[in-house]
Molecule: RNase P RNA; transfer RNA
Organism: Candidatus Polarisedimenticolia bacterium
RNA sequence: GGAGUCGGUGAGAUGGUCGCUGCGGCCUUGUGCCGUGGAGGAAAGUCCGAACUCCAAAGGGCAGCGUGCCGGAUAACGUCCGGCGGGGGCGACCCCAGGGAAAGUGCCACAGAAAACGAACCGCCAACCUCCGCGUGAGCGGAGCGGUAAGGGUGAAAAGGUGCGGUAAGAGCGCACCGCGCCACCGGGUAACCGGAGGUGGCAGGGUAAACCCCACGCGGAGCAAGACCAAAUAGGGGGGCGUUACGAGGGCGGCCCGCCCCAAGCCUCCGGGUAGGUUGCAUGAGGGAAGGGGUAACUCUUCUCCCAGAUGAAUGGCCAUCACCGGGACUUGUCCCGGGACAGAAUUCGGCUUACGGCCGACUCCGACA
RNA sequence: GGCGCUAUAGUCUAGGGGUCAGGACGGGUGGUUCUCAGCCAUCAAACCGGGGUUCGAAUCCCCGUAGCGCUACCA
Numbered sequence: 001g002g003a004g005u006c007g008g009u010g011a012g013a014u015g016g017u018c019g020c021u022g023c024g025g026c027c028u029u030g031u032g033c034c035g036u037g038g039a040g041g042a043a044a045g046u047c048c049g050a051a052c053u054c055c056a057a058a059g060g061g062c063a064g065c066g067u068g069c070c071g072g073a074u075a076a077c078g079u080c081c082g083g084c085g086g087g088g089g090c091g092a093c094c095c096c097a098g099g100g101a102a103a104g105u106g107c108c109a110c111a112g113a114a115a116a117c118g119a120a121c122c123g124c125c126a127a128c129c130u131c132c133g134c135g136u137g138a139g140c141g142g143a144g145c146g147g148u149a150a151g152g153g154u155g156a157a158a159a160g161g162u163g164c165g166g167u168a169a170g171a172g173c174g175c176a177c178c179g180c181g182c183c184a185c186c187g188g189g190u191a192a193c194c195g196g197a198g199g200u201g202g203c204a205g206g207g208u209a210a211a212c213c214c215c216a217c218g219c220g221g222a223g224c225a226a227g228a229c230c231a232a233a234u235a236g237g238g239g240g241g242c243g244u245u246a247c248g249a250g251g252g253c254g255g256c257c258c259g260c261c262c263c264a265a266g267c268c269u270c271c272g273g274g275u276a277g278g279u280u281g282c283a284u285g286a287g288g289g290a291a292g293g294g295g296u297a298a299c300u301c302u303u304c305u306c307c308c309a310g311a312u313g314a315a316u317g318g319c320c321a322u323c324a325c326c327g328g329g330a331c332u333u334g335u336c337c338c339g340g341g342a343c344a345g346a347a348u349u350c351g352g353c354u355u356a357c358g359g360c361c362g363a364c365u366c367c368g369a370c371a
Numbered sequence: 372g373g374c375g376c377u378a379u380a381g382u383c384u385a386g387g388g389g390u391c392a393g394g395a396c397g398g399g400u401g402g403u404u405c406u407c408a409g410c411c412a413u414c415a416a417a418c419c420g421g422g423g424u425u426c427g428a429a430u431c432c433c434c435g436u437a438g439c440g441c442u443a444c445c446a
Base pairs, nucleotide, nucleotide: 001367002366003365004364005363006362007361008360009359012323013322014321015320016319017318018317020038021037022036023035024034025033026032027030040343044354045353047352048351049350050349051348052223053222054221055220059258060257061256062255064219065218066217067216068215069083070082071081072080073079084098085096086095087094088093099214100213104212105211106208107207108206121152122151123148124147125146129144130143131142132141133140134139160178161177162176163175164174165173179203180201181200182199183198185196186195187194188193227280228279229278230277237271238270239269240268241267242266250262251261252260273445274444275443287306288305289304290303291302292301293300294299325340326339327338328337329336330335331334372442373441374440375439376438377437378436381396382395383394384393389426398414399413400412401411402410403409419435420434421433422432423431
């Protein structure tokens, strides 16, 4: 210098001026004056998890959905941290929906003989059995019935690997080594798991569960347009279904059954109609900052301190000056001139994930030998 | 704001793991005709983007993009 990996950090600062908006104060009650606060790391996508609210104080079962190595963190999580195993990369490092395929079912196109209660196309063999031919005969040749998973070929995938023995040819058929399954043991570790020694089994049966499914665990539903209060307005209209004194219709916001609660002659549903205003929920919170302690870390504890947006036809902006940053140019080499600042914008609130985006800093890895 | 759904040629759509993604309308070219229409033949044209699972993805899963719909109160 080039190529890359990981982590952190800020999202310009100050002043003036013209505007918008929340809160407080003041009176001269004006759309006044003064003071003070006013977007983000993602406010976004709405993908997870919660708080909060209503429906039973949220209950049981089926169905459905989600998650899935181990330990920890947390209010909770599909998130985070640390580890284990597997995979990728020369490496720093990264990725994994990472339980079960020996409970059962399904699927595996094309090619290929065969894609699975274990397969014979080519090849190899013909020892045994049957037939035919030749031969006096031993036997030889051919055909049939066959044997064979070592070799070829097909495929994403073809039924442990190497060697020796063995055989008609072969084959875990036998043996040795390696790999693997099962069983019990020892050592380490909380555990996943790792290491070791032993026995046993010729190998135990392809893949797919982001196919159905099985196992374990979790999940009631709806969402601030939830919900509460006030006000305004009318055609308190019409069709359909069920019911009218009931162990009954109906409602309790995804489906069914049960159970519980509610309601009192109506209830549900569709069409039509009216008002589309205000207050609250709604800003002290799993809150921010600093110091100290615990922990490898995620995180947590103690003390002190701070109050930091609340709009609703929806505020948070424009201009100017100075300084800082980045890029380019000029020369007198530390000054001047010009240009630039991305993605994007709260809408009940938090914790995450994901996506968008322009800088700066640090650590580490690989390559190269002056281009 | 909240919630739900969809995406396949220019348009409307079929296909829900397997050989070359099918059809209709429209478009191009050629033929038929004196010419146009019609008809006949033929051609071009698509799985919203990225990643994953799988031997194999339009299809299954995840993330994003775009579009559409529902959602206030009273009675």